[in-house]
Order: sequence, then C1' cells, then structure tokens
RNA sequence: UUUCCCGGAUCGGGAGAACCGGGCGCGACCCGGUGCCGAAGGCGCAACCGCCCCGGAAACGCUCAGGCCCCAGGACCGAUCCGC
Repeated sequence: UUUCCCGGAUCGGGAGAACCGGGCGCGACCCGGUGCCGAAGGCGCAACCGCCCCGGAAACGCUCAGGCCCCAGGACCGAUCCGC
C1' cells in the first nucleotide's frame, strides 16, 4: 500500500402476527380478558468448526423481553465511507 475478516456510520431494500369489552363519540393512547408473531436483544439443543483441557456456534427451538393499523423498530442483503 492492497485484500479479507471483524466493528461502526450513512443511504436503499426488508417479513410475520388479533379480537372483544371499558375509559371516550372517532383516532391515538390507557386498562382488562383471551389469542397470536418472531427477523432487536436473551435463552436452549445441535449440525458443524477450532487452539480439541475446553471453547465457538444457526435463519432450528423457547417466547423472558419485544411486537400484532400507520409511524418507529427490525435479523439479513446491497452500496459508500471510517476504524481495527
């Protein structure tokens, strides 16, 4: 200096899932009952991987959290940039 991994920022894309009653006439919002979703996070099993004592580990599973008009959030993907 360049490339890759990793981390971060910006922009774009980005799924799923409700109804009833009350507050209050509508919406937002709040409360109660029951139901549901999973792609923030968290937890669990494990294919697999490693430096093999022991560790790492999913888009699978659980739903604690979160969510179930829109907004917001959103794993992950792409582009640009910064750092290591």
The RNA shown here (Glycine riboswitch aptamer) has 84 nucleotides and comes from a Paracoccaceae bacterium. Its Rfam family is "Glycine riboswitch aptamer". Rfam links the family to the GO term glycine biosynthetic process. It was read from a public genome assembly, where an Rfam model found it. Its mean pLDDT, the model's own confidence on a scale to 100, is 79.